[in-house]
RNA sequence: GGGGGCGUAGCUCAGUUGGUCAGAGCGCCGGACUCAUAAUCCGUUGGUCGCAGGUUCGAGCCCUGCCGCCCCCA
Numbered sequence: 001g002g003g004g005g006c007g008u009a010g011c012u013c014a015g016u017u018g019g020u021c022a023g024a025g026c027g028c029c030g031g032a033c034u035c036a037u038a039a040u041c042c043g044u045u046g047g048u049c050g051c052a053g054g055u056u057c058g059a060g061c062c063c064u065g066c067c068g069c070c071c072c073c074a
Stems, first nucleotide, its partner, number of pairs: 001073007010026004019057001027045001029043004050066005
C1' cells in the first nucleotide's frame, strides 16, 4: 500500500426482509431474607447504536468518507 471482518448500556452479546418502544444476561445501587455475610428473590439504574455526511415519509439495519481494533496479501 491492497483486501476482508468487527465497532450497540460498565462487561459479554441480541436486534429476523429499513417502520411498536433500543433489548437480554451479568454488574452497580436500593430493598426483602439472615445475628451477620454469601446465596436467593424483588425493584431500580444505565446507551450521542465508533464519528461525520447522504438516501428515505422513516436508518442500529442501506450508501460514502474518516477513526480504532483484528486477520490475510504485498

Model confidence (mean pLDDT): 80 of 100. This is a predicted structure of a 74-nucleotide RNA (transfer RNA) from an Actinomycetota bacterium. Lineage of the source: Bacteria > Bacillati > Actinomycetota. Rfam family: tRNA. Rfam classes the family as a transfer RNA.